Context: one part of a larger RNA
């Protein structure tokens, strides 16, 4: 010095990313009393006070318990042990689950719900070469995918790409079919003989036009399908602004609604609360570099070993260490 205890003057987070760690609240007993909020159950054991042993009498009484008076002991009476700190704000998830055995418990995953697709049953899907089998001894109030994810108010425009779905004239199209026409080969013919030259039939091989599906193209539908949702320039009798006008440009140019946010870069924006001081927080504003509506927006009671910030209690966490005990290291046997 190190581990694991206990004590501590004054102060009392001033330690630290951060109250981490300890301390400290005191107890699912009884009586008072309890807010915002709220989905009226809840929030609540809110918070915050008083009270608890034993003997005696008295009431209610069979009797326990419960109340009223008087009394006795200690430091203390829920007298051992065990057994809750608590408030306000906000952020993400509705909730109780779930998960990275062995660094992450979370705002990740799940979840009722909502909603789109696919299936009419030898169903769809899946597994398997296959029989077969799940689905299901079920039958759209079922079943199988995908997406969002409680519940409140909603969920806006775009169908030009891509994707689905539906069409069916018409264009373009594969092997196949049909085969004009064409080559090779030689019986044979012909001149003339020579390494000629024409050539039936078979047999082989080329192939034109016609025939020829799906599918592209085509024409519509479709966004809780993939996905996208603009730019310059001028304008109003202080100035600023710009309801408003012009022009370009797209399929269409972002609507409710939120908003320097788990999203702002500039940036510690501004501005107001909180502090003696506040890059964090809480409440605005809106120039949103780069929120936005089921890859859901925006609220939201309850909940949460969950993320930020304050307060109170209260403490060796600190100021600024000290001293005790145990085990070690160390030194000697």
């Nucleotide at each position: 010095c190190c581990c694991u205890c206990g004590u501590u003057u004054a102060g009392g987070a001033a330690c630290u990313c951060g109250g981490c760690a300890a301390a400290a609240c005191a107890g699912c007993g009884g009586c008072c009393g309890u807010a915002a909020c709220u989905u009226c159950g809840g929030g609540a054991u809110a918070a915050g006070g008083c009270c608890c042993g034993c003997c005696c009498c008295g009431a209610c009484u069979c009797a326990a318990a419960u109340c009223g008076g008087g009394g006795c002991u200690a430091c203390a009476a829920c007298a051992a042990a065990a057994g809750a700190c608590u408030c306000c704000c906000u952020g993400c998830g509705a909730c109780u689950g779930u998960u990275u055995a062995u660094c992450a418990a979370a705002a990740a995953c799940a979840c009722a719900g909502c909603u789109c697709c696919c299936u009419g049953c030898a169903a769809a899907a899946g597994c398997g070469u296959a029989a077969g089998c799940u689905g299901a001894a079920g039958u759209a109030u079922a079943g199988g995918g995908g997406g969002c994810g409680a519940c409140g108010c909603c969920u806006g425009g775009c169908c030009a790409g891509u994707g689905u779905c539906a069409g069916a004239a018409c264009g373009u199209u594969a092997a196949g079919g049909c085969g004009a026409c064409u080559u090779g080969u030689u019986a044979g013919u012909c001149u003339u003989u020579a390494u000629g030259a024409c050539a039936a039939a078979g047999c082989a091989g080329g192939a034109a036009a016609c025939u020829g599906a799906a599918g592209c193209g085509c024409u519509g539908a479709u966004g809780a399908a993939c996905g996208c949702c603009g730019g310059c320039g001028a304008u109003a009798a202080c100035u600023a602004u710009a309801a408003u006008c012009g022009u370009c440009c797209u399929a269409a140019g972002g609507u409710a609604g939120c908003g320097a946010a788990a999203u702002u870069c500039c940036u510690u924006g501004u501005c107001g609360g909180g502090u003696g001081a506040g890059u964090u927080c809480c409440g605005a504003c809106c120039c949103g570099c780069a929120c936005g509506a089921a890859u859901g927006g925006c609220g939201u009671a309850a909940c949460g070993a969950u993320g930020g910030g304050g307060a109170g209690a209260c403490u060796g966490u600190c100021u600024c260490a000290a001293c005790g005990a145990g085990g070690g290291a160390c030194u000697c046997g």

This is a predicted structure of a 333-nucleotide part of an RNA (large-subunit ribosomal RNA, domain IV) from a bacterium. RNAcentral holds the full RNA, with entries from ENA. Its mean pLDDT, the model's own confidence on a scale to 100, is 86.